Predicted 3D model of a 96-nucleotide RNA (c-di-GMP-I riboswitch aptamer) from Peptococcaceae bacterium UBA5757. The source organism's lineage runs through Bacteria, Bacillati, Bacillota, Eubacteriales and Peptococcaceae. Its mean pLDDT, the model's own confidence on a scale to 100, is 81. Of the family's consensus pairs, 95% are formed in the model.

[in-house]
RNA sequence: UAAUAAAGUUGGCAAACUUAUUGAAAAAUAAGGGCGCAAAGCUUUGGAGUCUAAGGCAUAAGUUUUAUUGCGUGUUAAGACAGUCCAGCUGCAUUA
Numbered sequence: 001u002a003a004u005a006a007a008g009u010u011g012g013c014a015a016a017c018u019u020a021u022u023g024a025a026a027a028a029u030a031a032g033g034g035c036g037c038a039a040a041g042c043u044u045u046g047g048a049g050u051c052u053a054a055g056g057c058a059u060a061a062g063u064u065u066u067a068u069u070g071c072g073u074g075u076u077a078a079g080a081c082a083g084u085c086c087a088g089c090u091g092c093a094u095u096a
Stems, first nucleotide, its partner, number of pairs: 004096003008092001012037002017032006035083001041089003046086003049081003055076005062071002
């Protein structure tokens, strides 16, 4: 110096929840807070999974209307989750 394994001193991040703001929502940002995390650092147009459905499309054996016109229902993500998993990139310092 590099790789692997184990542990985590010094430190780091920050779940639920609360408040404020943004958003149609999922959720995000900031402050408080601390469940936990050795990558809970970065990347979602690398792959899968989960969540939401504004807008679009469809809609009977429903309802409403002059009329798919409205309500409801179904479906749709390059919208959201990196603290769901895999993958990629980067990384502290102790012991062996």